[in-house]
Context: one part of a larger RNA
RNA sequence: GAAUGAACGUUGGCGGCAUGGAUUAGGCAUGCAAGUCGUGCGGAAAGGCUCCUUCGGGAGUACUCGAGCGGCGAAAGGGAGAGUAACGCGUGGUUUAUCUGCCUCUAGGCCCGGGAUAGCUGUGGGAAACUGCAGGUAAUACCGGAUAACAUCUCCGGAUCAAAGGUGUGAUUCCGCCUAGAGAUGAGACCGCGUCCUAUUAGCUAGUUGGUAGGGUAAUGGCUUACCAAGGCUUCGAUGGGUAGCGGGUGUGAGAGCAUGGCCCGUCUCACUGGGACUGAGACACUGCCCAGACACCUACGGGUGGCUGCAGUCGAGAAUCUUCGGCAAUGGGCGAAAGCCUGACCGAGCAAUGCCGCGUGCGGGAUGAAGGCCUUCGGGUUGUAAACCGCUGUCAGUUGGGAGGAAAUUACAUAGGGCUAUCCCUAUGUAUUGACCUAUCUUCAGAGGAAGGACAGGCUAAGUUCGUGCCAGCAGCCGCGGUAAUACGAACUGUCCAAACGUUAUUC
Numbered sequence: 001g002a003a004u005g006a007a008c009g010u011u012g013g014c015g016g017c018a019u020g021g022a023u024u025a026g027g028c029a030u031g032c033a034a035g036u037c038g039u040g041c042g043g044a045a046a047g048g049c050u051c052c053u054u055c056g057g058g059a060g061u062a063c064u065c066g067a068g069c070g071g072c073g074a075a076a077g078g079g080a081g082a083g084u085a086a087c088g089c090g091u092g093g094u095u096u097a098u099c100u101g102c103c104u105c106u107a108g109g110c111c112c113g114g115g116a117u118a119g120c121u122g123u124g125g126g127a128a129a130c131u132g133c134a135g136g137u138a139a140u141a142c143c144g145g146a147u148a149a150c151a152u153c154u155c156c157g158g159a160u161c162a163a164a165g166g167u168g169u170g171a172u173u174c175c176g177c178c179u180a181g182a183g184a185u186g187a188g189a190c191c192g193c194g195u196c197c198u199a200u201u202a203g204c205u206a207g208u209u210g211g212u213a214g215g216g217u218a219a220u221g222g223c224u225u226a227c228c229a230a231g232g233c234u235u236c237g238a239u240g241g242g243u244a245g246c247g248g249g250u251g252u253g254a255g256a257g258c259a260u261g262g263c264c265c266g267u268c269u270c271a272c273u274g275g276g277a278c279u280g281a282g283a284c285a286c287u288g289c290c291c292a293g294a295c296a297c298c299u300a301c302g303g304g305u306g307g308c309u310g311c312a313g314u315c316g317a318g319a320a321u322c323u324u325c326g327g328c329a330a331u332g333g334g335c336g337a338a339a340g341c342c343u344g345a346c347c348g349a350g351c352a353a354u355g356c357c358g359c360g361u362g363c364g365g366g367a368u369g370a371a372g373g374c375c376u377u378c379g380g381g382u383u384g385u386a387a388a389c390c391g392c393u394g395u396c397a398g399u400u401g402g403g404a405g406g407a408a409a410u411u412a413c414a415u416a417g418g419g420c421u422a423u424c425c426c427u428a429u430g431u432a433u434u435g436a437c438c439u440a441u442c443u444u445c446a447g448a449g450g451a452a453g454g455a456c457a458g459g460c461u462a463a464g465u466u467c468g469u470g471c472c473a474g475c476a477g478c479c480g481c482g483g484u485a486a487u488a489c490g491a492a493c494u495g496u497c498c499a500a501a502c503g504u505u506a507u508u509c
Stems, first nucleotide, its partner, number of pairs: 001509004006505005013359006019352002026315003030312003035072003040069002043065002047063001048061005079270003088195007098187002103183007111145004120135006151160003165175002196242003203233003208230008245267004249260004272293005295306004323349001325348003331345001332343004362392004372383004396450001398445001401442002405438002411432009453498005458479003464493005474481002
């Protein structure tokens, strides 16, 4: 000098864009953060509508829809960096050792049957959480049979494996279902090289190294088990100890390098602590399940419940880090045929000079060089065109009224064209419909009005005088100042440098 997720001191007008729990991966009140589908199913708790009514209610409908069965999603998105020195990451490869829901393309298929179960009804237990028994019911839930190849197995003869319907039309249609192949996407596995400090850590290793056989996995493999052999790693640093997520990048530097990994992107790991599997295309699963533990809460003492390292917020610790806000309008995601619903992702607003950038705090004239302050050789000098005073302007803030854009879709209706026909589907055009939040920009009004400080002045280093103090009080980055004339302490005046900031501290180059 440059830099920072900074903090502290003094000061503080506006705007844009960013950034904001680095410490205790410490504990958490409260609300929200993952649902959706009635075009899968039986239905009807609530509302609407219709009918009846003794005015209590009842029946129907399915506009709609609580709960339930079922499907898809919940493995994404969001957070954090505890662990990890490792094929974790980076880079380049290998696969004759692999899987892949939804999506795209291709080839086929979708036949005949069955028994349950929730909801419901009845009746019990329990303080609650929840739960038992009996009856009866549906499905795109479950099961059996048939069919069977370009699939699987194969001794090449053969054997084996599937399915589900729904909505709408007069009708081809639309949404689905099953099998197989190809693709796309995603994921698993392996290998070469690279990846911090320590020898005041020198030897380490029995599933250890290799083989055979069985098992297991989507898949190779000591992945696992039995048996056999006795190997394997290491001063080119094994093993142990310490520290740490890694990369793209970022800071600095002429570069080489050194330091670093916050925000954003990729990837890995974790989800109160430890362990385990289930479901599933995918998890050994942040807001799923089971067991153990610590902690906290409820209890009728029998027993239960919970997990903010999601968004806000709270306590604690700390030098230190924000609102218990608005909206799904946009982008994206889940579900749905769609309308739509959900979305603390996201988009926005709020707070903070935390950073970067921009703008303003006026402009011109004005000498009796006013008053006051300070200095003085007492003549004067300086503050200083600075002020007053005169004239002008109107940025920003304030005020009034307009106003583009962030919106294109979707859907409805109409018209035209196409699908041989068509009320169905597709395409095009037109009209109508959608903004949480913000506002470019224009305009009205008034008036210099509302807007400047901080550090420093001995040298390094730009900028000095007077007074006070008297090795005291104090200053200080280094050299060093202060013991009676201190340009170095304190104050005043003056000056210098930066400026909505200026300094200090910490850290990096």
A computed fold for a 509-nucleotide part of an RNA from an uncultured prokaryote, annotated as small-subunit ribosomal RNA, 5' domain. The coordinates come from a structure-prediction model, not an experiment, and the mean pLDDT is 84. RNAcentral holds the full RNA, with entries from ENA.